Record summary:
This is a predicted structure of a 72-nucleotide RNA (transfer RNA) from a Planctomycetaceae bacterium.
[in-house]
RNA sequence: GGGUCGGUAGCUGAGACGGAGUAGCGCCAGGCUGAAGACCUGGAAACGUGGAUUCGAGCGCCACCCGACCCA
Numbered sequence: 001g002g003g004u005c006g007g008u009a010g011c012u013g014a015g016a017c018g019g020a021g022u023a024g025c026g027c028c029a030g031g032c033u034g035a036a037g038a039c040c041u042g043g044a045a046a047c048g049u050g051g052a053u054u055c056g057a058g059c060g061c062c063a064c065c066c067g068a069c070c071c072a
Base pairs, nucleotide, nucleotide: 001071002070003069004068005067006066007065010025011024012023019055027043028042029041030040031039048064049063050062051061
């Protein structure tokens, strides 16, 4: 330099054909307990960046950034 795959809550990871984001751990509050843990209930929290297409983009297109692997 070229190619393939990936980047989504603090972490790990879903998201068929474009209709608007699912969960586990963790965190916060409450319940329970003498207190904690466990358990139960509720809650907050995310689409790498910038453009383009579209009524509508996590998803399709372009460029760039980051990571893994392959080729040279």

Annotation: NCBI's taxonomy places the organism under Bacteria, Pseudomonadati, Planctomycetota, Planctomycetia, Planctomycetaceae.